[in-house]
Context: one part of a larger RNA
RNA sequence: CGUUGAUUCUUGAGGGGAUUUGACUCUAGUACGAGAGGACCGAGUUGAACUGACCUCUGGUGUGACUGCUGUCCUGCCAAGGGCACCGCAGUGUAGCUAUGUCGGGAAUGGAUAACCUCUGAAAGCAUCUAAGAGGGAAGCCAGCCCCAAGAUUAGGAAUCGUUUGAGACCCCUAGGAGAUGACUAGGUUGAUAGGCUUUAGGUGUACGCACAGUAAUGUGUUGAGCCGUGAAGUACUAAUUCGUCGAAUUUCCUAUUAGG
Numbered sequence: 001c002g003u004u005g006a007u008u009c010u011u012g013a014g015g016g017g018a019u020u021u022g023a024c025u026c027u028a029g030u031a032c033g034a035g036a037g038g039a040c041c042g043a044g045u046u047g048a049a050c051u052g053a054c055c056u057c058u059g060g061u062g063u064g065a066c067u068g069c070u071g072u073c074c075u076g077c078c079a080a081g082g083g084c085a086c087c088g089c090a091g092u093g094u095a096g097c098u099a100u101g102u103c104g105g106g107a108a109u110g111g112a113u114a115a116c117c118u119c120u121g122a123a124a125g126c127a128u129c130u131a132a133g134a135g136g137g138a139a140g141c142c143a144g145c146c147c148c149a150a151g152a153u154u155a156g157g158a159a160u161c162g163u164u165u166g167a168g169a170c171c172c173c174u175a176g177g178a179g180a181u182g183a184c185u186a187g188g189u190u191g192a193u194a195g196g197c198u199u200u201a202g203g204u205g206u207a208c209g210c211a212c213a214g215u216a217a218u219g220u221g222u223u224g225a226g227c228c229g230u231g232a233a234g235u236a237c238u239a240a241u242u243c244g245u246c247g248a249a250u251u252u253c254c255u256a257u258u259a260g261g
Stems, first nucleotide, its partner, number of pairs: 001151001005161006014148004020048007032037001050105005058099004065092005070085006109143003116136004168246003172188005193239003196235005202228003209222005254261002
């Protein structure tokens, strides 16, 4: 830009992905074989590699968080804290992201066939799978499974709304299950979209102060405390205000006209 207004839901022409395979058990120590050995067919279990999704578990990271420790400067001093030192160093660790972690996938089935195996059957009184006719038959082919898909210019279909009494969209704003920017998605007061506040899963690990014991370092009690809480729930306190822009052929009307409004 087209699909001759828009929103939502769809059909699927066509295209892409996947298609792997081992071992073990039963059938059965059966058929077979003198024995040694040892099946077809069929049924089940469990793996390898590959691949998709996810974070409950096991771990990693986690420059949000909590705690311990050192040096130095500062808050007048003690105590308690703050800054800097690779995040100062160290120990844990929520969310998120992750694999080595967890869950799933390859199939079944149908159709047409290859080599091949057959039925009936002449040419050629016999025979012959083939000449007419008919059946079986593969990890392969076409479907089946998953994904994209009407620019499939043959531009499909349905429902609903609307054509100036304007459907719908945009701009703008709050954000993230999205993200370089656009885009996408959730919302914009008829509101839980983000921040704040309250509560909390969870993390760290018993705060400060005070009291008591001890000459003191320190310990005990208050106390699973205090702090945090990228997760969860609730709550309009704050911010998503108002305005604005675009917007539908043909037909009709007005003005005008080789244009246009």
A computed fold for a 261-nucleotide part of an RNA from a Candidatus Tayloriibacteriota bacterium, annotated as large-subunit ribosomal RNA, domain VI. It was read from a public genome assembly. Model confidence (mean pLDDT): 86 of 100. Rfam family: Bacterial large subunit ribosomal RNA.